This is a predicted complex of two RNAs, RNase P RNA and transfer RNA, with 492 nucleotides together. It holds a member of the Rfam family "Bacterial RNase P class A". Gene Ontology terms of the family: ribonuclease P activity, dimeric ribonuclease P complex and tRNA processing. Its mean pLDDT, the model's own confidence on a scale to 100, is 77.
[in-house]
RNA sequence: UAGAGUAGGUGGAUGGUCGCUCGUAGCUUUAGCUACGGGAGGAAAGUCCGGGCCCCGCAGGGCAGGGUGCUGGGUAACGCCCAGUGGGGGUGACCCCAGGAAAGUGCCACAGAAAAUAGACCGCCAGCGGCCCUGUGGAAUUAGUUUUGCUAUUCCACAGGGUGCGGGUAAGGGUGAAACGGUGAGGUAAGAGCUCACCAGUCCAGGUGGUGACACCUGGAGCUAGGCAAACCCCACCCGGAGCAAGACCAAAUAGGAGGACGUUCUCCGUGGCGGAGAUAAGGGUGGCCCGCCCGAAGUCCUCGGGUAGGUUGCUUGAGGCGUUGGGUAACCGACGUCCCAGAGGAAUGACCAUCGUCUGAUUAAGGGUGACCUUAAUCAGAAGACAGAACCCGGCUUACAGCCUACUCUAACUC
RNA sequence: GGGGCUGUAGCUCAGUUGGGAGAGCGCUUGAAUGGCAUUCAAGAGGUCACGGGUUCAAGUCCCGUCAGCUCCACCA
Numbered sequence: 001u002a003g004a005g006u007a008g009g010u011g012g013a014u015g016g017u018c019g020c021u022c023g024u025a026g027c028u029u030u031a032g033c034u035a036c037g038g039g040a041g042g043a044a045a046g047u048c049c050g051g052g053c054c055c056c057g058c059a060g061g062g063c064a065g066g067g068u069g070c071u072g073g074g075u076a077a078c079g080c081c082c083a084g085u086g087g088g089g090g091u092g093a094c095c096c097c098a099g100g101a102a103a104g105u106g107c108c109a110c111a112g113a114a115a116a117u118a119g120a121c122c123g124c125c126a127g128c129g130g131c132c133c134u135g136u137g138g139a140a141u142u143a144g145u146u147u148u149g150c151u152a153u154u155c156c157a158c159a160g161g162g163u164g165c166g167g168g169u170a171a172g173g174g175u176g177a178a179a180c181g182g183u184g185a186g187g188u189a190a191g192a193g194c195u196c197a198c199c200a201g202u203c204c205a206g207g208u209g210g211u212g213a214c215a216c217c218u219g220g221a222g223c224u225a226g227g228c229a230a231a232c233c234c235c236a237c238c239c240g241g242a243g244c245a246a247g248a249c250c251a252a253a254u255a256g257g258a259g260g261a262c263g264u265u266c267u268c269c270g271u272g273g274c275g276g277a278g279a280u281a282a283g284g285g286u287g288g289c290c291c292g293c294c295c296g297a298a299g300u301c302c303u304c305g306g307g308u309a310g311g312u313u314g315c316u317u318g319a320g321g322c323g324u325u326g327g328g329u330a331a332c333c334g335a336c337g338u339c340c341c342a343g344a345g346g347a348a349u350g351a352c353c354a355u356c357g358u359c360u361g362a363u364u365a366a367g368g369g370u371g372a373c374c375u376u377a378a379u380c381a382g383a384a385g386a387c388a389g390a391a392c393c394c395g396g397c398u399u400a401c402a403g404c405c406u407a408c409u410c411u412a413a414c415u416c
Numbered sequence: 417g418g419g420g421c422u423g424u425a426g427c428u429c430a431g432u433u434g435g436g437a438g439a440g441c442g443c444u445u446g447a448a449u450g451g452c453a454u455u456c457a458a459g460a461g462g463u464c465a466c467g468g469g470u471u472c473a474a475g476u477c478c479c480g481u482c483a484g485c486u487c488c489a490c491c492a
Base pairs, nucleotide, nucleotide: 001412002411003410004409005408006407007406008405009404010403012356013355014354015353016352017351018350020039021038022037023036024035025034026033027032028031041387045398046397048396049395050394051393052392053243055241056240060291061290062289063288065239066238067237068236069235070084071083072082073081074080085098086097087096088095089094099234100233104232105231106228107227108226121173122172123169124168125167130163131162132161133160134159135158136157137156138155139154140153141152143151144150145149181199182198183197184196185195186194200224201223202221203220204219205218206217207216208215209214247313248312249311250310257304258303259302260301261300262299265279266278267277268276269275270274283295284294285293306491307490308489320339321338322337323336324335325334326333327332358383359382360381361380362379363378364377365376366375367374368373417488418487419486420485421484422483423482426441427440428439429438435472443459444458445457446456447455465481466480467479468478469477
């Protein structure tokens, strides 16, 4: 200098004019005016997790369902964060992944002989049986020939070759994403963990270190066991449901409407046509079922229709911000001090101008360099200003983001 | 603001224990007809919304974006 990695920061500033909204105080005509003070974000977003808050049967049990998944810690909680362990990738800074496949079930297309209790296409291999050919030996037969001989035919035995069927084999070939440890030696008919040595892995036992995941060491077992659980599943842990349009209060208005489902019971006491107490049924209690629980003797639920689309509250002081300090490797926790920092509701937080700042180009001046050029200052001209906007509130994650800045680190080249 | 669902050819939709991307209508070409329609035959047309991951292999399984649709107020 260039290219990378990690962790962060910033997201224009000041002034003026005109506006919007909230709070407090004052004034008056109760609707405004005046003064002072406050007024978007790092993601307010996506609504993907977790919690507070609030309502429903105080949420108990079982089944079903959903979620998480190495270890330890942090936290209100988490699928988040911190520190570590093992594996993988990268030259490296660094990044990514994570229960169980020797519980069970299932899947592994095409190709290939074979895709998971291994199998046998080519190849390799000895023996046996069948058929054919050749050679040798023996026996029989009848025929030819003069004969104990020779020739021919048939059968048997042996040897060689060919072919085919069954058998052994997993070294070699080829297929595939994946082929049932690797190398060497022995062994064998040929071979093979069949046996042995070394190496890699697994399991079992013991020891050492660590809270633990795990690491290291020793011995044993030829044990070699494919992949997929973001397939069903198993194991461990967690989860009741709904969401501020939750919920509470006030006001206004109407057809206090129509249809459907289920139900409208019993006992006791007082007493007159009713009251009280108890039991029980339908139905309901916002999500699937069962049990349990609660409401419930006149309604309960569903569908359609009708009316109002008004106000107050919840509503912002909170796992809160900032500073100092203590503990902890860190995430984080504690102590002390200090501050109050948006609360709108068709929905405020804005617009314009000036100056400064940022970037680009040109000119001039100064400095450095042999030079290309670089740095600084001034003037002029031009351009950009991203992503996006609270809606009950927090802690995270993810995604979007013009430009600029900071710290540490890595790689390459050059110089000293 | 909060909850739910969907995205496959020009349109409407299928696509399950993950291995071939399909159907109907429409479009193009040809035949048949004097010509048109019907009919018959052949063909073209796909970023399976987008990006990443798991897997040998993803329309399908998992995660994240984008777009669209839909429901939720109170009173009796």